Transfer RNA from a Clostridiales bacterium, 77 nucleotides, folded computationally. Rfam family: tRNA. Model confidence (mean pLDDT): 81 of 100. The source organism's lineage runs through Bacteria, Bacillati, Bacillota, Clostridia and Eubacteriales.
RNA sequence: GGGCCUUUAGCUCAGCUGGUUAGAGCAACCGGCUCAUAACCGGGCGGUCUGGGGUUCAAGUCCCUAAAGGCCCACCA
Numbered sequence: 001g002g003g004c005c006u007u008u009a010g011c012u013c014a015g016c017u018g019g020u021u022a023g024a025g026c027a028a029c030c031g032g033c034u035c036a037u038a039a040c041c042g043g044g045c046g047g048u049c050u051g052g053g054g055u056u057c058a059a060g061u062c063c064c065u066a067a068a069g070g071c072c073c074a075c076c077a
Base pairs, nucleotide, nucleotide: 001073002072003071004070005069006068007067010026011025012024013023019057029043030042031041032040050066051065052064053063054062
């Protein structure tokens, strides 16, 4: 220098062909159980979907661009 992939809750990840309230598990928190802790059971909490712009009646989803992370190739030696 070229190509590809990923970015959604504190963490790990779903999210279909663009559509009707953005989800799951775990963690943390509160309660139960216990002499107590862990485990277990119940509850409820937590997000302007990496930034910016565009298309559209409507964008997590499509297009452009930037950023961060990862993989492969090339170059140099």